[in-house]
Context: one part of a larger RNA
RNA sequence: GGGUUGUUAAGGAACUCGGCAAAUUAACCCCGUAACUUCGGGAUAAGGGGUGCCCUCGAGAGAGGGCCGCAGUGAAUAGGCCCAAGCGACUGUUUAUCAAAAACACAGGUCUCUGCAAAGUCGAAAGACGACGUAUAGGGGCUGACGCCUGCCCGGUGCCGGAAGGUUAAGAGGAGAGGUUAGGGGUAACCCGAAGCUUUGAAUUGAAGCCCCGGUAAACGGCGGCCGUAACUAUAACGGUCCUAAGGUAGCGAAAUUCCUUGUCAGGUAAGUUCUGACCCGCACGAAUGGCGUAACGAUUUGGGCACUGUCUCGACAGCCCGCCCG
Numbered sequence: 001g002g003g004u005u006g007u008u009a010a011g012g013a014a015c016u017c018g019g020c021a022a023a024u025u026a027a028c029c030c031c032g033u034a035a036c037u038u039c040g041g042g043a044u045a046a047g048g049g050g051u052g053c054c055c056u057c058g059a060g061a062g063a064g065g066g067c068c069g070c071a072g073u074g075a076a077u078a079g080g081c082c083c084a085a086g087c088g089a090c091u092g093u094u095u096a097u098c099a100a101a102a103a104c105a106c107a108g109g110u111c112u113c114u115g116c117a118a119a120g121u122c123g124a125a126a127g128a129c130g131a132c133g134u135a136u137a138g139g140g141g142c143u144g145a146c147g148c149c150u151g152c153c154c155g156g157u158g159c160c161g162g163a164a165g166g167u168u169a170a171g172a173g174g175a176g177a178g179g180u181u182a183g184g185g186g187u188a189a190c191c192c193g194a195a196g197c198u199u200u201g202a203a204u205u206g207a208a209g210c211c212c213c214g215g216u217a218a219a220c221g222g223c224g225g226c227c228g229u230a231a232c233u234a235u236a237a238c239g240g241u242c243c244u245a246a247g248g249u250a251g252c253g254a255a256a257u258u259c260c261u262u263g264u265c266a267g268g269u270a271a272g273u274u275c276u277g278a279c280c281c282g283c284a285c286g287a288a289u290g291g292c293g294u295a296a297c298g299a300u301u302u303g304g305g306c307a308c309u310g311u312c313u314c315g316a317c318a319g320c321c322c323g324c325c326c327g
Stems, first nucleotide, its partner, number of pairs: 001322008010313002014311001019308001027051005036041001038145001052067006080306007087298002092104002108143007120129003146293004151223003156220002158216005165211003171205002176200005183192003224242005251285001252282001263279005
């Protein structure tokens, strides 16, 4: 000097991003126990008090009397608490080896597919799973206990339904055209050219799809602008106008979302960019990519308080181990 363990005057978080670490608490018995609540909880809430040894009585619990404050045994054990807020209902699950969470899952909700040789999945097939199940079943998507709720838009995309019309493939069809040539014509060059064979090929016919007509948002998604107006001012219940498929309802709101921003006001502090309660000017919340609440729960996140402490003021001392130096 390093590691580890213990003690520490006065103070007690002044440390620090942050009480990280440490300390406090702790077993059993008795008394006592709030808000809130889904009436189960919350709760060991919180907060108090007691506890040894010996003798006598008693089945025991216990009762009476007396004594100790020194120590001993064992490998070893035994909640700190409270208040407020965010997120997730909960118990669970996860990044084997930097993340345990607010992420995943979850019961519950809803949409959709599937009538059984089911849909769906694996496989080249046979075949298997689904299921020795049968719509109170099975597959898929989204949401995520519970409570109160879940507004408007079907123009675009998707899906479902429709079939009159338009468009439309192969196929069917074969008008017509070309090649070839037996033959005919011509002095010749060459011209014409049946049948057959062959190369093409118009009309016509021809399904789904698309166009088209409807439906559908707990399908993918979307949910405006400008101007004016009230007897102070300010503001605008009101009016005008443009655009749209429709212009954001309830609830919430500087929020895990707010740039400006340490917004403004209030609370807490002597002092508060954090925190809590409000306001609403929502850069850029918003209703199952769910909205807002919510008792209980959480090695979750944030703020505050009590207790407690070597975290600190500010250090000091000691045990053991290691290192180094001397012998």